[in-house]
RNA sequence: AGAGUUUGAUCCUGGCUCAGAUUGAACGCUGGCGGUAUGCUUAACACAUGCAAGUCGAACGGUAACAGCAGAGCUUGCUCUGGCUGACAAGUGGCGGACGGGUGCGUAACGCGUGGGAAUCUACCUAGUAAUUGGGGACAACCUGGUGAAAACCAGGCUAAUACCGAAUACGCCCUACGGGGGAAAGAUGGCCUCUUCUUGAAAGCUAUCGUUAUUAGAUGAGCCCGCGUCGGAUUAGCUUGUUGGUGAGGUAAUGGCUCACCAAGGCGACGAUCCGUAGCUGGUCUGAGAGGAUGAUCAGCCACACUGGGACUGAGACACGGCCCAGACUCCUACGGGAGGCAGCAGUGGGGAAUAUUGGACAAUGGGCGCAAGCCUGAUCCAGCAAUACCGCGUGUGUGAAGAAGGCCUCCGGGUUGUAAAGCACUUUCAAUAGGGAAGAAAAAGCUACGGUUAAUACCCGUUAGGUUUGACGGUACCUACAGAAGAAGCACCGGCUAACUCCGUGCCAGCAGCCGCGGUAAUACGGAGGGUGCAAGCGUUAAUCGGAAUUACUGGGCGUAAAGCGCGCGUAGGCGGAUUGUUAAGUCUCAUGUGAAAGCCCUGGGCUCAACCUGGGAACUGCAUUUAGAACUGGAAGGCUAGAGUAUGGUAGAGGAGUGUGGAAUUUCAGGUGUAGCGGUGAAAUGCGUAGAGAUUGGAAGGAACAUCAGUGGCGAAGGCGACACUCUGGACCAAUACUGACGCUGAGGUGCGAAAGCGUGGGUAGCAAACAGGAUUAGAUACCCUGGUAGUCCACGCCGUAAACGAUGUCUACUAGCCGUUGAUGUUCCUUGAGGACUUAGUGGCGCAGCUAACGCAUUAAGUAGACCGCCUGGGGAGUACGGCCGCAAGGUUAAAACUCAAAUGAAUUGACGGGGGCCCGCACAAGCGGUGGAGCAUGUGGUUUAAUUCGAUGCAACGCGAAGAACCUUACCAGGUCUUGACAUCCUACUAAGUUUCCAGAGAUGGAUUCGUGCCUUCGGGAAAGUAGUGACAGGUGCUGCAUGGCUGUCGUCAGCUCGUGUCGUGAGAUGUUGGGUUAAGUCCCGUAACGAGCGCAACCCUUGUCCUUAGUUGCCAUCAGGUAAUGCUGGGAACUCUAAGGAGACUGCCGGUGACAAACCGGAGGAAGGUGGGGACGACGUCAAGUCAUCAUGGCCCUUACGACUAGGGCUACACACGUGCUACAAUGGGUCGUACAGAGGGUUGCUAAGCCGCGAGGUGGAGCUAAUCCCACAAAACGACUCGUAGUCCGGAUUGGAGUCUGCAACUCGACUCCAUGAAGUCGGAAUCGCUAGUAAUCGUGAAUCAGAAUGUCACGGUGAAUACGUUCCCGGGCUUUGUACACACCGCCCGUCACACCAUGGGAGUGGGUUGCACCAGAAGUAGCUAGACUAACCUUCGGGAGGUCGGUUACCACGGUGUGGUUCGUGACUGGGGUGAAGUCGUAACAAGGGUA
Repeated sequence: AGAGUUUGAUCCUGGCUCAGAUUGAACGCUGGCGGUAUGCUUAACACAUGCAAGUCGAACGGUAACAGCAGAGCUUGCUCUGGCUGACAAGUGGCGGACGGGUGCGUAACGCGUGGGAAUCUACCUAGUAAUUGGGGACAACCUGGUGAAAACCAGGCUAAUACCGAAUACGCCCUACGGGGGAAAGAUGGCCUCUUCUUGAAAGCUAUCGUUAUUAGAUGAGCCCGCGUCGGAUUAGCUUGUUGGUGAGGUAAUGGCUCACCAAGGCGACGAUCCGUAGCUGGUCUGAGAGGAUGAUCAGCCACACUGGGACUGAGACACGGCCCAGACUCCUACGGGAGGCAGCAGUGGGGAAUAUUGGACAAUGGGCGCAAGCCUGAUCCAGCAAUACCGCGUGUGUGAAGAAGGCCUCCGGGUUGUAAAGCACUUUCAAUAGGGAAGAAAAAGCUACGGUUAAUACCCGUUAGGUUUGACGGUACCUACAGAAGAAGCACCGGCUAACUCCGUGCCAGCAGCCGCGGUAAUACGGAGGGUGCAAGCGUUAAUCGGAAUUACUGGGCGUAAAGCGCGCGUAGGCGGAUUGUUAAGUCUCAUGUGAAAGCCCUGGGCUCAACCUGGGAACUGCAUUUAGAACUGGAAGGCUAGAGUAUGGUAGAGGAGUGUGGAAUUUCAGGUGUAGCGGUGAAAUGCGUAGAGAUUGGAAGGAACAUCAGUGGCGAAGGCGACACUCUGGACCAAUACUGACGCUGAGGUGCGAAAGCGUGGGUAGCAAACAGGAUUAGAUACCCUGGUAGUCCACGCCGUAAACGAUGUCUACUAGCCGUUGAUGUUCCUUGAGGACUUAGUGGCGCAGCUAACGCAUUAAGUAGACCGCCUGGGGAGUACGGCCGCAAGGUUAAAACUCAAAUGAAUUGACGGGGGCCCGCACAAGCGGUGGAGCAUGUGGUUUAAUUCGAUGCAACGCGAAGAACCUUACCAGGUCUUGACAUCCUACUAAGUUUCCAGAGAUGGAUUCGUGCCUUCGGGAAAGUAGUGACAGGUGCUGCAUGGCUGUCGUCAGCUCGUGUCGUGAGAUGUUGGGUUAAGUCCCGUAACGAGCGCAACCCUUGUCCUUAGUUGCCAUCAGGUAAUGCUGGGAACUCUAAGGAGACUGCCGGUGACAAACCGGAGGAAGGUGGGGACGACGUCAAGUCAUCAUGGCCCUUACGACUAGGGCUACACACGUGCUACAAUGGGUCGUACAGAGGGUUGCUAAGCCGCGAGGUGGAGCUAAUCCCACAAAACGACUCGUAGUCCGGAUUGGAGUCUGCAACUCGACUCCAUGAAGUCGGAAUCGCUAGUAAUCGUGAAUCAGAAUGUCACGGUGAAUACGUUCCCGGGCUUUGUACACACCGCCCGUCACACCAUGGGAGUGGGUUGCACCAGAAGUAGCUAGACUAACCUUCGGGAGGUCGGUUACCACGGUGUGGUUCGUGACUGGGGUGAAGUCGUAACAAGGGUA
């Protein structure tokens, strides 16, 4: 510090997700040791049991227990007595139980934090001053009696005090009307002296210490007040009556409406009151670069609470966790009458929960309470136990060791890897275990011995110093030493990318994984297992949570033209901001200083535990607040003056600016007439409609409403909406010029308020045209639409509502600055002349282009989206949703404000390359058109589908399958079916044994096969043997036309012989990409030329190759024969010839080369000459990058899977040839351009020895017989046929046509039944030129005619090849199809066979409404009123004081009033749950109906 994920790819916007750190955690797997921390986050749920607050005999009366001592009794070891001593139960009294410990319910508050303040109290403590005199009356304990189950209580009697109450005194204290008045106390312990008595007592003193009273200060602690800070919600906007203030009184420690009486009517709130929800606050903690965000366990400060609610008492302090009273709920005891209790103290239990420990030890240390002290108490605390809960540290060995062991895994079978890892060898012993030793934590206090002080004193007491004695829960401590032995000690997660780490097997969209993207449908590095690897390590993963990354709420640090986002537009309140100048002030601001900002923590730096975690000393920091010093630039305040902003006055200018009143002409329509006759109207085409009752057309007239052609213009005006005939009236704003005046008067603008298209609503008018709804006619599968004929609201006017629009420049308003050029509207002035309808300049608008700059790009660019400033509004992923609920507005329609659950991993913007378009432009092609001939109809042949079958083997399926694989299924082929057989096999290699191989005949069988049998004894040899073949056996293996063409190679088809497809370098662009390859011409062509940020190059095109057309050279048999000669019935038949034809080798030739024209001086095109051939001469071979998961595992090859006495192999028979039907491709026809008969001509290219087969003879014929010739320019197949010349037929189902069937044959073959071809005789079907539709062909072509070959025993109408005869037409590119280039749009990229919308049906999910119903909380009104306090009190009782002795004062109880908790009643608000039914929403597999959107115009803009 970033990464993954939207796309075919790109850039941006934007969300989601990951890597980090952290935790009081939990769960899964695993687990050696130690140190230091931490440990109910949930039920402030309920609690059994034990402990957690006592202490003081030096305050007191005393003596229940224990011990001692003394005495007595006597049973001599027991009893009794004595408070006598140590001590001490219970009690009186004092101090402490207000600290310490726990919890976070409540609380949004002066609760907390921080900084200040004045009207207060403060036990114990410190310092000072003054005292500590003298009396009195009780009550506990105790005794007696009584009640009760208990808890406990009642009555009578005795008694002490540092308990209680007067009196005296009063420096200081309090009150005061300044005269005065009021108010205290307690003693205790140790020691000494004096007197007496003789070891007891008494009195007065002295002294030390502790206490007591009063008071003044301090310290500490506490109470109160104030400034500032302190969560969310405005779908909570108004709240408040003790409320705000005053006066007086009461009350309090103290201020104060704290309380009360009276008076006033205030107080709070948009700077967020009130209400609702949530929450203890802070130092800090976690994270972060920081700013921030989240959090508030442990430790520390403050607050609140103690079963729930209320209340006071005591006290220095409480409205009191382990106190009291009352009410309530719950639990326990009970004799049923009554009582007891409060773990949110420490342990512990139940419960809840994912989840959190021992009913431990000790007061040794630190601290607290009491005490003079010893000491006692202390679940505070210190320790130990449990838990990997966290952090830190250590260990589980170290070295050597290659035969690279075995085993595992992988393998291309060679090996690799696990791996120096192990074993083996040599060492070490931390930790654990055992044994031994062994600190520090301890300082003391007290006692003792010395010294000093106080004192009359050597007592007592105090002090410090010195000495010695003594105190440890932890603890079997830390630590050290010894002993033995590698001995006791490694797991977890991950391995597709992010993200370090890869292979095999299993599985087969199953099982499963997954943080995101996504894996899995038979070769899964993604599932499960294994091997290997990576990471961390006594832990490792997962889950949850926080911050970070996230600049994804942006203060630091974001945005708003098109991605989410500028209010439709003005005016204007609060607020924010504000020109230039002078002095002043000092609020902001800057600065010196002081106080504070607790400690701990963080940071820096030392020290201590072996290190570290941890502990500890010091420093810094705590960015803050308050006070204060100095300053005056800037902002602010108040004051004075200024004119550049803003405004006013004067004079002009333009304008569809607004409102009202009136006027006008054209047109439409209607009405009443004239003329006039059959249609009009409407459409793609029609129909509805109108018209013989006279339409439409035409002519003049009348009525009425609405809108204002031309001018008219990216022209004008207005804030926007918007404004268009003309005239008048009223009226707003803008601009220009020049001077004068005011003197910052300004900008923006939350709320507020006004205006605001169209549609719509209300009331009343009006209604010509147009026209939702509606009706009819068409179109259509349907057509509730588009088109047509009608037509009502409405459109118009007046008044009133509504308040929204793609209200758009999708661009808030204002101000300043920043190159220019060209239009246009308005204005005045200056200037120039060529004096004009002129040019230049200035200024206010309004447009086009363009630089810098900005922008994701597109684009914007002085009219900014640039550079800055001021203010406002708005945005934060898509959907749900601008929806629900609530509020406000509205007559309604609806508007405005405005969520959540749930769901997805995207949604979006701009640009790029393609593809596509019922988009455009250019161009081409038998693409159309122009022609010729077909197919589709018939019969047959052949292939396919379908059906059938035991099997009808398999494949090919739009073009690009279907006379295709198959250049040829009777058996074979053959892969299929039903039988019969074989199992190392029909075929290959290796091993062993034997045998030559082979062959004849017979038997069984359908045959395979089985049995018997005859002949045979081979070849080479170094004589050992070997080669080949066969039989038998064994196992490795063979074999498979079994599957997968979607695992593949190879081959092929297709677009397409279309002209395209790319690369290097450079340049442009953030980038995908572009450029080149586009443009202007031209071509069959990306062919060539020119231009050009491109320059070059490659694969394609063309050419090179074959063939054909002309000529030449060479050669001359089997071919040829002009000349010469010979010969025949005839023939190159013969001699001969090499001219010609021909054959087959090599050359020549054609290149736009030449001429003219056009073109741009080009490329090229047009015409011409010459030439056998002319612009690629004709034909062929040749097929770019790629597309179609195109075809083929059945040509072949091949991965994987499958079968192995069978899915292999053999065999005979059957099937592939079936047949209601449908389609493709062909043949033959339908006839006279023909059929038949007779006669006569002319080819080319092939094939032939398992062959072609002549002549001759036989047969009507197929053919038979025959055998010459030929291994082929020699012989044969082999007569070419159309054509031509005659004759006949005469338009008919025929002398057309030949199917079908019967009969008789021929040939091939082992064999023609299923199932061959051909021949002859007989038979003589459909068919009279073919619907919609559709195919081929542009010249030696179509059409037509025959010939040959491959395959092949036989079997072509098919296929391939050959020649003969031999046309017609092409104006042209509008249209159909296909293609190329370019441009445009796109929501497509699996690319239009695309994408995609809504209803309906089904399932699930969350949510709104809902008659209601059940809770929580709260307002108001009323009832009620425990305990308690305060006030009052005619009742009862009453020790201290006073008394005149009667009583009084005072007190207690009772009664009552006020306040008030629980509770109750009624009525509202709010919130949560639930609810028949219902509304829409979301998500789901391949459901239904249509096709709304995306392409000109998605087919209706």
This is a predicted structure of a 1501-nucleotide RNA (small-subunit ribosomal RNA) from an uncultured prokaryote. Its Rfam family is "Bacterial small subunit ribosomal RNA". The sequence is in RNAcentral, with records from ENA. Its mean pLDDT, the model's own confidence on a scale to 100, is 84.